A computed fold for a 72-nucleotide RNA from Seleniivibrio sp., annotated as transfer RNA. RNAcentral records the identical sequence in 3 taxa. Its mean pLDDT, the model's own confidence on a scale to 100, is 83. Rfam family: tRNA. Rfam's curators write: Transfer RNA (tRNA) molecules are approximately 80 nucleotides in length. The family's RNA type in Rfam is transfer RNA.

[in-house]
RNA sequence: AGGCACGUAGCUCAGUGGGAGAGCAUCGCCUUGACGUGGCGAGGGUCGCUGGUUCAAUCCCUGCCGUGCCUA
Numbered sequence: 001a002g003g004c005a006c007g008u009a010g011c012u013c014a015g016u017g018g019g020a021g022a023g024c025a026u027c028g029c030c031u032u033g034a035c036g037u038g039g040c041g042a043g044g045g046u047c048g049c050u051g052g053u054u055c056a057a058u059c060c061c062u063g064c065c066g067u068g069c070c071u072a
Stems, first nucleotide, its partner, number of pairs: 001071007010024004018055001026042005048064002051061002
């Protein structure tokens, strides 16, 4: 320098056009003599940035940034 993949909650990830979600973690309540386990609930997101397509974009397209791999 070129090519490919990935970027979504604190962490690991799902989500192929119309509701932004799961597990773990955090907090509250119940349960216990206490802790833990278990049950119920809550908070937490500019979906990497920018522009475009579309009635509508996490999703499709351009460019950029970052990470990993491959080639030189």